[in-house]
RNA sequence: UAAUAUGACUAGCCGAAUCCCCCGGAGGUCGGGGGAGCGGGGGACCCAGGUACUUGGGGUGAAGCUCGCGCUGGUGCGAGCCGGGUAGCUCUUUCGACCCGAACCCGUCAGCUAACCUCGCAGGCGAUCGGAAGAGGCAGU
Numbered sequence: 001u002a003a004u005a006u007g008a009c010u011a012g013c014c015g016a017a018u019c020c021c022c023c024g025g026a027g028g029u030c031g032g033g034g035g036a037g038c039g040g041g042g043g044a045c046c047c048a049g050g051u052a053c054u055u056g057g058g059g060u061g062a063a064g065c066u067c068g069c070g071c072u073g074g075u076g077c078g079a080g081c082c083g084g085g086u087a088g089c090u091c092u093u094u095c096g097a098c099c100c101g102a103a104c105c106c107g108u109c110a111g112c113u114a115a116c117c118u119c120g121c122a123g124g125c126g127a128u129c130g131g132a133a134g135a136g137g138c139a140g141u
Stems, first nucleotide, its partner, number of pairs: 012125003018036007037121006047111001056109001057106004064081006082101005089136008
């Protein structure tokens, strides 16, 4: 000096998961209460919907479908279609590159659904994306 690995910090990222006020507490990313905002579920007429049996059925989420191989099962690999994410102002469209396609919950029950009722505001990452176009905003002259 270069490369690799690890640790710390954070401009930021995924996500609905943010902001404000009051009280308790020495304090805390602690506990309680309230408001705004964002997100989810249940829930009429109308519409949809026949009944029975059966492998019940349903929800959050991008996290699904088909084919092939493998596998005792769970699970794994490959391909195609489809869906989602990627930061030096924000949003949208587009090209390319890279990455993800999990997990959990309800408990035999739920179509849509006005009024109405009700729940959540977590968790996980982080120097690791480049180009083109449009609209808006900010700053400067």
Molecule: c-di-AMP riboswitch aptamer (ydaO/yuaA leader)
Organism: Chloroflexota bacterium